[in-house]
RNA sequence: GCCGUGGUAGCUCAAUUGGGAGAGCAUUCGGCUGAAGACCGAAAGGUUGGUGGUUCAAAUCCGCCCCACGGCA
Numbered sequence: 001g002c003c004g005u006g007g008u009a010g011c012u013c014a015a016u017u018g019g020g021a022g023a024g025c026a027u028u029c030g031g032c033u034g035a036a037g038a039c040c041g042a043a044a045g046g047u048u049g050g051u052g053g054u055u056c057a058a059a060u061c062c063g064c065c066c067c068a069c070g071g072c073a
Base pairs, nucleotide, nucleotide: 001072002071003070004069005068006067007066010025011024012023013022019056027043028042029041030040031039049065050064051063052062053061
């Protein structure tokens, strides 16, 4: 330098050919307990790496850029 895969909540990851952004763990609150843990319930938490474009509508499609990993030279 070229090619491929990936980037979504604090962490690990979903979102099935474009149409309501979610789960588990963690955190906070409540229940339970003499207390704590476990267990049960609830809440909060996201400019979907950045920017521009296509579209009625983009996490998803296209261009460029950034980062991580792998391959070729």
Molecule: transfer RNA
Organism: Microcaldota archaeon